[in-house]
Context: one part of a larger RNA
RNA sequence: GAACGAACGCUGGCGGCACGCUUAACACAUGCAAGUCGAACGAAAUGCAGGGCUUGCUCUGCAUUUAGUGGCGCACGGGUGAGUAGCACGUGGAAACCUGCCCAUGGGUGGUGGAUAACACCGGGAAACUGGUGCUAAUACAGCAUAAGAUCGAGAGAUGAAAGGCCGUAAGGUCGCCGAUGGAGGGGUCUGCGUCUGAUUAGGUAGUUGGUAGGGUAAAGGCCUACCAAGCCGAUGAUCAGUAGCUGGUCUGAGAGGACGAUCAGCCACAUUGGAACUGAGACACGGUUCAAACUCCUACGGGAGGCAGCAGUGGGGAAUAUUGGACAAUGGGGGAAACCCUGAUCCAGCGAUGCCGCGUGAGUGAAGAAGGUCUUCGGAUUGUAAAGCUCUUUUGGCAGGGACGAUAAUGACGGUACCUGCAGAAUAAGCACCGGCUAACUCUGUGCCAGCAGCCGCGGUAAUACAGAGGGUGCUAGCGUUGUUC
Numbered sequence: 001g002a003a004c005g006a007a008c009g010c011u012g013g014c015g016g017c018a019c020g021c022u023u024a025a026c027a028c029a030u031g032c033a034a035g036u037c038g039a040a041c042g043a044a045a046u047g048c049a050g051g052g053c054u055u056g057c058u059c060u061g062c063a064u065u066u067a068g069u070g071g072c073g074c075a076c077g078g079g080u081g082a083g084u085a086g087c088a089c090g091u092g093g094a095a096a097c098c099u100g101c102c103c104a105u106g107g108g109u110g111g112u113g114g115a116u117a118a119c120a121c122c123g124g125g126a127a128a129c130u131g132g133u134g135c136u137a138a139u140a141c142a143g144c145a146u147a148a149g150a151u152c153g154a155g156a157g158a159u160g161a162a163a164g165g166c167c168g169u170a171a172g173g174u175c176g177c178c179g180a181u182g183g184a185g186g187g188g189u190c191u192g193c194g195u196c197u198g199a200u201u202a203g204g205u206a207g208u209u210g211g212u213a214g215g216g217u218a219a220a221g222g223c224c225u226a227c228c229a230a231g232c233c234g235a236u237g238a239u240c241a242g243u244a245g246c247u248g249g250u251c252u253g254a255g256a257g258g259a260c261g262a263u264c265a266g267c268c269a270c271a272u273u274g275g276a277a278c279u280g281a282g283a284c285a286c287g288g289u290u291c292a293a294a295c296u297c298c299u300a301c302g303g304g305a306g307g308c309a310g311c312a313g314u315g316g317g318g319a320a321u322a323u324u325g326g327a328c329a330a331u332g333g334g335g336g337a338a339a340c341c342c343u344g345a346u347c348c349a350g351c352g353a354u355g356c357c358g359c360g361u362g363a364g365u366g367a368a369g370a371a372g373g374u375c376u377u378c379g380g381a382u383u384g385u386a387a388a389g390c391u392c393u394u395u396u397g398g399c400a401g402g403g404a405c406g407a408u409a410a411u412g413a414c415g416g417u418a419c420c421u422g423c424a425g426a427a428u429a430a431g432c433a434c435c436g437g438c439u440a441a442c443u444c445u446g447u448g449c450c451a452g453c454a455g456c457c458g459c460g461g462u463a464a465u466a467c468a469g470a471g472g473g474u475g476c477u478a479g480c481g482u483u484g485u486u487c
Base pairs, nucleotide, nucleotide: 001487002486003485004484006483007482008481009480010479013359014358015357016356017355018354019352020351021317026315027314028313030312031311032310035072036071037070040069041068043066044065045064046063047062048061049060050059051058052057053056079270080269081268089194090193091192092191093190094189097187098186099185102183103182104181105180107178108177109176110144112142113141119134120133121132122131123130124129150159151158152157164175165174166173167172196242197241198240203233204232205231208230209229210228211227212226213225214224215223245267246266247265248264249260250259251258252257272293273292274291275290276289295306296305297304298303323349325348326347327346331345332343333342334341335340362392363391364390365389372383373382374381375380398423399422400421401420402419406414431476432475433474434473435472436457437456438455442471443470444469445468446467452459453458
């Protein structure tokens, strides 16, 4: 000198764009953050219309709503950086793999059965919840048939599938379903190279290194098991210990390099702590299950409930970091044939000079060089064209009127916002640090090695340009200084 997710002190007018718990991966009240489909299914309630009539019941149709069965989603999106020195990441390769929804191609969609929730009745329990009996549907479940292609097999041959809904008088259309091939996108695996510090860590290793056989996986493999051999890694730093998410990048620097890894983007890991699997195309699953532990809460003491490192918000820690806001209008995501529903993703608004950028706090004229202040050699000098006065302008702010783009049909949270026009009026708007040298800027008074200053050198003990105040000056300016950190 530059930089900062900064903090602190003094000060503070406006706008745009960004950014905002770096500390306790500490504990969390409350609300919201993942649902949707009646065009898969049976039922219930309500309303309307119509029919039968026994006039208060029953049937049919339509609409709405609801829990349940079922489907898809909940593995995305969002958060955090604890762990991890590792094929985690970056980059370049590889072969032994999987892939829901989507695209393309061609093949099929025949027939049958038994249950079960809801519901009804009877129970148990304080609750969470749960048992028994009976009834019922399906795109739920299980068989049979068929098998182009698929799988197994040397071959003969064997194995193995499906589901219907809606519209339509129908023909048919449409959304599906099953199996297969290819693709796209996604994912799993292996590997060359790169990737912090310590030798005051020198030896480490028994599934360890390799082979055979088997198991297991979507898949190669000590991944696992049995047997056999005795290997394998290491001063080119193994092992151990410490520290740390990695990268694109960011800051600095002429560069080489050094330091860092906030925001944004890619990858990884984690979801109170530790373990485990289930379901599924995909998880060993943040707002799923289960076991153990700590903590908190409820309890009728028998037993239960919970997990903000989602968005807000609270306590705590800290030098320090925001609203318990609006909307799905846009972009995107999930479900649905659609209408639409959901979406603290997102888009916006609020708070904060936290940063960057822009604008303003007036402009011209004005010498009696006014008054006042300060200094003085008492003549004057300076503040100083500065003020006043005169003439103008109206950015910003205020009031009034109009009023978007973002939405190429409708739909706008932002928002009566941005922007435009008019009106009045200099009106609403300047500070901070420094002035001994480094380093731009000097005098007076007070103080008297005191009080104090200080980044270094050093100032202060009676004329202090170095302390404190004042006048004046210098620098930067809605900021200015200080502290911290990096180069």
A computed fold for a 487-nucleotide part of an RNA from an uncultured Alphaproteobacteria bacterium, annotated as small-subunit ribosomal RNA, 5' domain. Its Rfam family is "Bacterial small subunit ribosomal RNA". It was read from a public genome assembly.